[in-house]
RNA sequence: GUCUCAUCAAGAACGACCGAGGGAACAGGCCCGUUGACGUCGUGGCAACCGGGUUCGCCACAGAUAAUUUGUGGUGAGCCGCCUUGGUGCUAAGUCCUGCCCCAUUGUUCCGGUCUCAUCGGAACGGUGUUGGGGAAAGAUGAGAG
Numbered sequence: 001g002u003c004u005c006a007u008c009a010a011g012a013a014c015g016a017c018c019g020a021g022g023g024a025a026c027a028g029g030c031c032c033g034u035u036g037a038c039g040u041c042g043u044g045g046c047a048a049c050c051g052g053g054u055u056c057g058c059c060a061c062a063g064a065u066a067a068u069u070u071g072u073g074g075u076g077a078g079c080c081g082c083c084u085u086g087g088u089g090c091u092a093a094g095u096c097c098u099g100c101c102c103c104a105u106u107g108u109u110c111c112g113g114u115c116u117c118a119u120c121g122g123a124a125c126g127g128u129g130u131u132g133g134g135g136a137a138a139g140a141u142g143a144g145a146g
Stems, first nucleotide, its partner, number of pairs: 002145007013043005021032003026099004044091003049087002051083001052080013095138001100135005106129001107125006
């Protein structure tokens, strides 16, 4: 680097070093950053994917008993991070937001009057645009496969 599955609105910071960009890539936006970002290292913390422990239910097998239970394995739902030293991960902003598709919603744009907004008048054009929801794509992390 490829494939499969699950999750991605919550949570969690200080110190040292470095020195100009950074928020994956492209575009737009919006942020972070010489009051030192990003990155590296150290220490702490968060979470609970895998592993571990534990409770209850169900199934299978085995053993013992008068009734009944015990053990092992599998499976479902919970709980435990003092699990004091297991393998990872994470520790600005929703994966920072949008981009493609669908559904719902609201008409949209321009001109004139007005200091601006709201509002009013007029014209043109139809699904462009606004807002909300769902999905896809891409990405991240974990578990597994090859």
Molecule: SAM riboswitch aptamer (S box leader)
Organism: Salinivenus sp.